This is a predicted structure of a 111-nucleotide RNA (SAM riboswitch aptamer (S box leader)) from a Cyclobacteriaceae bacterium. The model forms 97% of the base pairs in the Rfam consensus. Lineage of the source: Bacteria > Pseudomonadati > Cytophagia > Cytophagales > Cyclobacteriaceae. Model confidence (mean pLDDT): 84 of 100.
RNA sequence: GAUUUAUAAAGAAGAGGCGAGAGACAGGCUCGAAGACCCUCUGGCAACCUUCCAAAGUGAAAAGGUGCCAAAUCCUGCCAAGUAAGAAGGUCUUACUUGGAGCUAUAAAUU
Numbered sequence: 001g002a003u004u005u006a007u008a009a010a011g012a013a014g015a016g017g018c019g020a021g022a023g024a025c026a027g028g029c030u031c032g033a034a035g036a037c038c039c040u041c042u043g044g045c046a047a048c049c050u051u052c053c054a055a056a057g058u059g060a061a062a063a064g065g066u067g068c069c070a071a072a073u074c075c076u077g078c079c080a081a082g083u084a085a086g087a088a089g090g091u092c093u094u095a096c097u098u099g100g101a102g103c104u105a106u107a108a109a110u111u
Stems, first nucleotide, its partner, number of pairs: 001111008013042005021031003025077004043069003048065002050061003078100010
């Protein structure tokens, strides 16, 4: 890197360093010199792997391996259905809601 499965509206920040963009992509909307993003240390959240209860579960735990600690994966993106409005010929556009898929991220396993 690829594949499979699962999860993604909950939760959890201080200090130091650096110094300009950052939030994957596009649009939107945010964050950012009152220092974001990133790095280090410390702290924490969660419970995928893990440990324990013989086994089991809507159980318990958190030493270890990951992950995470602005905003719903920040929102939308593709498809379907519904509602409303506006244009008009057999539909179209816009807004909103719901469901599904995709993308992305993370874990575990395989390769």